[in-house]
Background: A computed fold for a 1443-nucleotide RNA from an uncultured prokaryote, annotated as small-subunit ribosomal RNA. The sequence is in RNAcentral, with records from ENA. Its Rfam family is "Bacterial small subunit ribosomal RNA". The prediction has a mean pLDDT of 83.

């Protein structure tokens, strides 16, 4: 491991022929030349170049690590020992002359040397042949003794000290090789090799070996993962972690591998060689086109690419290396310096005092505090760094020189040389707070809080989640923490994670036991003994580099880092021992079988057989219907149904028995009898001798429902078809009815195949059934063995539960999980006809899916209980007119609020101006309004103009009380405080409605419960009531019920005015008028009384019933006040009040007018009424609550009348409003749109008031509308009530009041009962709801985006395969006197051709799949979810689904 411009890269003249260049000295001097010593280009020859340096391409490999082996091996240089170096040739580069060519280089001739190259002599303990002898052993052998024959060497140089040369042994040193064991993923990669696997025999190698080659033989590898794809250099060591372990392999180290890419040999000890060759082949440069050069994964540096990575620097002084006898040359190794906050470390940016708590900013409850903060200023010290000046290292010892010693050596001592870093490090002295702080967060986790701003915007985020007007979470300030020359942020790794669990997890219901069996590797595996000694245990040796850690000293001023010693290095291997556990060998009977015997069962498998239903067929009797439903309707039926009655047939299933029963290994199995057959239990011990347990793979068996041949086919029934239901109904009901259910053969292999609980084996309190054997029995039953149920102790468990049939408490082996969704899906494989099944991902995307309790809440769950709820009734509304209130329209305004119950005769308890908040219009801008202060008496009064008015303007001197200071009033000044019916009721106080006068709602201490929580408060009574009584792990209290207050129902004291008036008395036409008077009524205080007290009966008790009894009243006597904890962001910023936001010549103030009162409609509440229980019209009688002085207003007079006038009493038990009305007694009217009914409208008036035109009441008179009891459907009431009947009263100038709030008169019916409707309590039960059923949720289909599967086709990559060509080059063959060329032939890089697997990327269509505030169709599930859901399978519908 992209592609490279420049520059940087041996040496020896003591091996040689020589002399291109330097500069010394000498000659001659022509200005050149020649000579010597230096030296020294090019060449010859040596030696190095295989080291150092760089990089991680490839390699999953004996690559690398830990061990070992080499009796199968090599090693230049460098020690050590021995033995040697006679003598001869011949070339050759160079050099001299030349030939080709742009170069790069080439050919050729002439001549020359050598440590360069060759014979020849000589030579062994070297090499090779032969054979003998001992010794060891590991088998091929190895040592070692004497022995014969054969091969084989060499080189000089010199300062004469020396340095080299050659042969043979050893030594160190490096290197080859070979074992063992370790070392990634992925089985959706299971089969894989023909040199393959071994042998014999040649060849090759430094050296074993198919390393080749030939014959022979058919083996070798693999589930303890072979081949095959992918990733990847190992290692010491680093991070990180208590450790185990996970990840990792920078820098330093040791190993390997690679040098543009693939291939190949030379040479040399050593290479198949980074800066050397040949050869392809890609690219780049030169070129005269002919041919040629070139490899920074060395050190700089360039360009590219990227989130990112530095100087074309200094020196060879030290350290190392090559060559050199040395001087010495080279040495981008190396040493330094240069740049970077990369990172470790250490040092600073100042230290002491100083409160007017300064200015300033910031907050805030703002006359003033709190905060920045001793922080500044100011005083007083120090002087690291920094700056400037002066002085100065160690690293240097050597080699070599030149002397000296001696043990004469690689030997010691002296002197003298050499410094890039670098005038650096370090020392010294000067002046002077002087030269020096930033980053990042402050909701939680997490240390750090406030104010502006903004307004689901802008934005924030690691998780949770902030942000929609008051944001400690966004932005920005003050203030704070935290770190600090760095801070943050982003990626990766470990860590927490016991969240892959060896140490150290689970699997009944959270994910997780294989459907069930048998059984193969494989794991495991009774009792005693003995012997081995493979595991295991100990000693002991080697090893386990160094550096790293780690501890102890030690050196830089500390550190950081060095140095230096231990000690670790948990491991391999060898070797002595020990024998307890495992194995291994041999022995036991107790595990676990066999014999014998006795049993039991729906156990299986094949036959025969029975009765009952049902259908059908005949035939008979019999006649209008039958069938079915919630209700019905298709069917069937006068051609005789349905029903019955006799015969007959036909398939299925098998009633009672029958059960909590029993058999099987699961599935499963049930009329009866019978063949074949399996298993179980007991009993008894006679054989076997651990033969046992489990069990990946494999194998068998397996409901239903499918599927395939053939049979069968009564019932029953998917699909189909019709009726019904319904908005629809491809369903749910109802009539048919086909596959199917049955039988025999194949198949398929899945189920919520569940005890959701693998098999074995051991243990560990108890009760109570039960089935089947056995033994005892006093026949009641006990005991014992094997099953198969409940309740429980201990344990255990999240809980719910389990608990000798364990989910307790050990032991073995198997099989499965690791967040939801995507998905049991895709792709691959296998199996099957086929429908399927088996195995089984990812992208993508949530932050949560899920369990089990709890507590509400909810159910078209269930049990009890209440209420005008329902029913039993009485009387209304809803139909008419009209009153009044909403809605909606309309309008300049129709102000605003209130909207199911719990708005709609509601705030409003009174809108003609006012009220008033709305709208035109007209004006005001410190004011309509009050407080203080301070002048004034003028503008305030009077009277004019002018206007709608409010205001604008003009005259005139007119106040009021006074204790004479003053006050009121009114104006002006001045300052403090304006004003807002404008937003926000979802910022909020207070108040209010509903549930609900329902009987509930909680405390504190014990107890249970890990815990939310329970328990008390539930249970059995009773009760209007959590009322009371009784049991009870509870005992108590608390708010609530109930009492206590008020008003009425009896009665009694006391006390009589304004009330009364019995008996006396006066008196009047009458009349308590009037003395009196307390007795009555009456009034108002104050008390009696009523408690289920007594009495029968029922009850343990509370307590209940009674036409009991006394009593005015009886069981709470009857009304009213009182309204727990809490619901509904329930209603009000428009009663007040009030944050916070808005507006300030207006969103505020004032005046006129208009409007809140409109009017196709709609809807709540009401009044009159539709008449005879009645209307007129005359006579008569009985109440109560209350109001009155700006008032109630008697009486009198006028007026039909509303009223007016006059004018008495009354500040009220005194006068007044005041007639009560219905009733009662009479007439009258006679069933009619009427003598009901009174709208509506025409006239006349009355009174209130500045003013009735829009817009008031009420009065005559005249008019005389709808209405003839109201559909669906809904209110209201249980006794002095319903109903009717009139009176009074607030508010008010009058009044739209038929509202509303009291007050009395008359005075009902009916309640069997609680099935139903609505609210409502309590216990219970389900739940996937908790914003609580108005919940929660599921599928199509529509829109947008995302990833992905399928696909015809296109584009590639890598690897094999079979051909076909094949370069350089080794071997081999020809060649040759011998060589070389040369040809030739194997192989082979590389090229190039074909089929075909594999993998990748696109890709028109397509398929599902995720996400996505408000689309569409339906409701499928969650309550009994309205048909129970839910698995497996079939078949069919828009979807969910449904059968």
């Nucleotide at each position: 491991a992209u592609a490279c411009a420049u520059g940087c890269a041996g040496u020896c003249g003591a091996a040689c022929g020589g002399u291109a260049a330097g500069g010394c000295u000498u000659c001659u001097u022509u200005c050149g030349g020649a000579a010597g010593a230096c030296a020294c280009g090019a060449g010859u020859g040596g030696c190095g170049c295989a080291c150092g340096g760089g990089u991680g391409c490839g390699u999953a490999g004996c690559a690398c690590g830990u061990a070992u082996g080499c009796a199968a091996c090599c090693u230049a240089c460098c020690c050590u020992u021995u033995a040697g170096a006679g003598g001869a040739g011949g070339a050759u580069a160079g050099u001299c002359a030349u030939u080709g060519g742009a170069a790069a280089u080439c050919c050729a001739g002439a001549u020359u040397a050598a440590u360069a190259c060759c014979g020849c002599a000589u030579a062994a303990g070297a090499c090779c042949c032969c054979a003998u002898c001992u010794a060891a052993g590991c088998a091929u052998u190895u040592a070692g003794a004497a022995g014969u024959g054969g091969u084989u060497a060499a080189a000089g140089c010199u300062c004469c000290g020396g340095c080299g040369c050659u042969g043979a042994a050893g030594g160190a040193u490096g290197g080859a090789c070979a074992u063992a064991c370790g070392u990634g993923a992925c089985a959706u990669u299971a089969g894989c090799u023909a040199g393959u696997u071994g042998g014999u025999g040649g060849g090759g190698u430094a050296g074993a070996a198919g390393c080749u080659c030939a014959c022979c033989a058919a083996g070798g590898c693999a589930a303890c993962g072979a081949u095959g794809u992918c990733u990847a250099g190992c290692u010491g060591g680093u991070u990180u972690g208590a450790g185990a372990g996970a990840a990792u392999g920078a820098u330093c180290a040791g190993c390997c591998a690679c040098a543009c890419u693939g291939g190949g040999a030379c040479u040399g000890a050593g290479a198949c060689a980074c800066g050397g060759c040949c050869c392809a082949g890609a690219c780049u440069c030169c070129u005269a086109c002919g041919g040629g050069a070139g490899g920074c994964a060395g050190c700089a540096g360039u360009a590219g690419g990227g989130a990112a990575u530095a100087u074309u620097g200094g020196a060879c002084a030290a350290u190392g290396g090559g060559c050199g006898c040395a001087a010495g040359c080279c040495u981008g190794a190396u040493c330094c310096a240069g740049c970077c906050a990369u990172g470790c470390c250490g040092c600073g940016u100042g230290g002491g005092g100083g409160a007017a708590g300064a200015a300033g900013g910031u907050u805030c409850u703002c006359u003033g505090a709190a905060u920045u903060g001793u922080a500044a200023a100011c005083c007083c010290c120090u002087u690291u760094u920094a700056g400037c000046a002066g002085g100065g290292a160690a690293u240097a010892a050597a080699c070599c020189c030149a002397g000296a010693c001696u043990a004469u050596a690689c030997g010691u001592c002296u002197g003298g040389u050499u410094g890039a870093a670098g005038g650096u490090a370090c020392c010294u002295g000067c002046a002077g707070a002087a030269u020096a702080a930033g980053c990042a967060c402050c909701g939680g986790c997490u240390a750090a809080c406030u104010c502006c701003g903004u307004g689901c915007c802008a934005g924030c985020a690691g998780c949770c989640g902030c942000g929609g007007u008051a944001a400690u979470a966004c932005g920005g300030a003050g203030g704070g923490u935290g770190c600090a020359a760095g801070c943050g942020u982003u990626g990766u790794c470990c860590g927490g994670a016991u969240u892959u669990a060896u140490u150290g997890g689970g699997u009944u219901u959270a994910a997780a036991g294989g459907g069930u069996g048998c059984g193969u590797a494989g794991g495991c595996g009774g009792u005693a003994u003995u012997g081995u000694a493979a595991g295991u245990c100990a000693g002991u040796g080697g090893u386990g580099a160094a550096a790293u850690u780690u501890u102890g000293c030690g050196g830089c001023u500390c550190a950081a880092c060095c140095g230096u010693a231990a000690a670790a290095u948990u491991g391999c291997c060898a070797u002595u021992g020990a024998a307890a556990c495992u194995g291994c060998a041999g022995c036991c009977u107790g595990g676990a079988g066999u014999u014998u015997g006795u049993u039991c069962g729906a156990g299986g498998u094949g036959g025969u057989u029975g009765g009952a239903a049902u259908g059908c067929g005949u035939a008979g009797u019999g006649u209008a219907g039958c069938g079915g439903u919630g209700a019905a309707a298709u069917g069937c039926a006068u051609a005789g149904a349905u029903a019955u009655u006799a015969c007959g047939c036909a398939g299925a299933a098998u009633a009672c028995c029958g059960a909590u029963u029993g058999c099987g290994a699961a599935g499963g199995c049930a009329g009866a009898c019978u063949u074949c057959u399996a298993a179980g239990a007991c009993a008894u011990a006679a054989c076997u001798g651990a033969c046992g347990c489990u069990c990946a793979g494999g194998c068998a068996c397996g409901a239903a429902a499918g599927c395939g041949u053939g049979g069968g086919u009564a019932g029953c029934g998917a699909a189909c078809a019709g009726g019904a239901u319904u908005a629809g109904a491809u369903a749910c009901c109802c009539u048919g009815g086909u596959a199917g259910u049955c039988c025999a053969c194949g198949c398929c292999g899945u189920a919520a195949a569940c005890g959701a609980u693998g098999a074995u084996c051991a243990c560990u309190a108890a009760g109570u059934g039960u089935u089947c054997g056995g033994u005892c029995u006093u026949c009641g039953g006990a005991u014992u063995g094997a099953g198969u149920g409940c309740u429980c102790a201990a344990g255990c468990g999240a809980a719910a539960g389990c608990g000798a049939u364990a989910a307790g408490u050990g032991a073995u082996c198997c099989a499965c999980c690791u967040g939801g969704g995507g998905a049991g899906u895709a792709c691959g494989u296998u199996g099957g006809c086929a429908a399927c099944a088996a195995u089984g991902a990812a992208a993508c995307u949530c932050a949560a899916a899920g369990g089990a309790a709890u507590u509400g809440a909810c159910g078209g769950g269930g049990g009890c209980c209440c209420g005008c709820a329902c029913a039993a009734g009485c009387g209304g509304u809803g139909g008419a007119g009209c009153a009044u209130g909403u809605g909606g329209u309309u309008u300049a305004a129709u102000u605003c609020g209130a909207u199911g119950a719990u708005a709609c005769g509601c705030g409003a308890g009174g809108a003609a101006c006012c009220u008033u908040a709305c709208c035109u219009g007209g004006g005001c801008u410190a004011c309509a309004a009050u407080g203080c202060c301070u002048c004034u008496g003028c503008u305030a009064g009077c009277c004019g103009g002018u206007g709608a008015a409010a205001g604008c303007u003009g005259g005139u001197u007119u106040u009021c009380c006074u204790u004479c200071g003053g006050g009121a009033c009114a104006g002006a000044g001045u300052g403090c405080a304006a004003g807002g019916u404008g937003c926000u009721g979802c910022a909020u106080g207070g108040u209010u409605g509903u549930c609900g006068u329902c009987a509930g709602c909680u405390c504190g201490u014990g107890c249970c419960g890990u815990g939310a929580g329970g328990u008390g408060u539930u249970g059995g009574g009773u009760u209007a009531a959590g009322u009371c009584c009784c049991g009870c792990a509870a005992c108590g209290a608390g708010c609530g019920c109930a009492a206590c207050c008020c008003c009425u129902a009896u009665c009694g004291u006391u006390a009589g005015u304004u009330g009364c008036c019995a008996g006396c008395a006066g008196g009047u036409u009458a009349a308590g008028u009037u003395g009196g008077g307390g007795a009555c009524u009456c009034u108002a205080a104050c008390g009696a009384g009523a408690c289920u007290g007594c009495c029968u009966c029922c009850g343990c008790a509370a307590g209940g019933a009674g036409u009991g009894a006394g009593g005015a009243a009886g069981g709470c006597g009857g009304g009213g006040a009182u309204g727990a904890c809490g619901u509904c962001a329930a209603a009000u910023c428009a009663u007040c009040a009030u944050g916070g936001c808005c507006c300030u010549u207006a969103c505020g103030c004032c005046c006129a007018g208009g409007g809140c009162g409109a009017c196709a409609c709609a809807c709540g509440u009401g009044c009159u009424a539709c008449a005879a229980u009645g209307g007129a019209c005359g006579g008569u009688a009985c109440a109560a609550c209350g109001g009155g002085u700006u008032g109630c207003g008697a009486g009198c007079u006028u007026g039909c009348g509303a009223a007016a006038g006059u004018c008495a009493g009354c500040c009220a038990a005194u006068c007044c409003c005041u007639a009560a009305a219905a009733g009662c007694c009479g007439u009258u009217c006679u069933c009619a749109g009427u003598u009901c009914g009174g709208a509506u409208u025409g006239g006349a008036g009355u009174c209130u008031g500045c003013a009735a035109c829009u817009c008031g009441a009420c009065u005559c008179c005249a008019u005389g509308a709808a209405g003839u009891c109201g559909g669906a459907a809904u209110c209201g009431c249980u006794a002095g009530u319903a109903a009717u009947c009139g009176c009074g009263g607030a508010u008010c100038a009058g009044c739209c009041a038929u509202g509303c709030c009291g007050c009395g008169g008359u005075g009902a019916a009916u309640a069997c009962g609680u099935u139903c409707c609505c609210g409502g309590g309590c216990c219970u039960u389900g739940u996937a709801c908790a914003c609580a059923c108005c919940g929660c949720c599921c599928g199509u289909c529509a829109a947008g985006c995302c990833a992905u599967g399928g696909a015809a086709g296109c584009c590639g990559a890598g690897g094999g395969u079979a051909c076909c060509u094949g370069a350089a080059g080794u071997c081999g063959g020809u060649g040759u006197u011998a060589a070389a060329a040369g040809c030739c032939g194997c192989c082979u890089a590389g090229g190039g051709u074909a089929a075909a697997a594999c993998u990748g990327g696109u890709a028109a269509c397509u398929g599902g799949g995720g996400c996505u505030a408000a689309g569409u169709c339906g409701u499928a599930a969650c309550a009994a979810g309205g048909u129970a859901a839910c698995c497996a399978a079939g078949g069919g519908c828009g979807a969910a689904u449904u059968c």